[in-house]
Molecule: SAM riboswitch aptamer (S box leader)
Organism: Ardenticatenales bacterium
């Protein structure tokens, strides 16, 4: 940094420091001196990976494996708002709906 693949309408914030910019880009609407980004320290959400454990309900399978279930929190990731909302195509409408993509972003694998 390219790629392949799941998930993305749920969950979680305080202190310090810092001193104006933040939500990825673009438009919008939003957060911000009642103090933003970053940095630290506690803490907490989750459960994708790693660990233990369950032939046991289902499905392959005919084996002890994969979907799967459960503990459990090592490596990540997350703690305003649906990934805030829209982009791009179809449908349906009459001013808002629904469905899919695209892009992001996070895990895991490959190069």
């Nucleotide at each position: 940094c390219u790629u392949u693949u799941a998930u993305c309408c749920a969950g979680a914030g305080a202190g310090g420091u810092g001193g104006a910019g933040g939500g990825a880009c673009c438009g919008g609407c939003c957060c911000c001196g009642a103090g933003a980004a970053g940095c630290c320290u506690c803490g907490g959400c989750a459960a994708c990976c790693a660990g233990g454990c369950c032939a046991g309900a289902g499905c392959a399978a005919u084996g002890a494996u994969g979907c799967g279930g459960c503990c459990c929190a090592g490596g990540u990731g997350c703690c305003a708002a649906a990934u805030c909302c829209g982009g791009c195509a179809g449908a349906g409408u009459g001013u808002u709906u629904c469905u899919g993509g695209a892009a992001g972003a996070u895990g895991a694998g490959a190069g």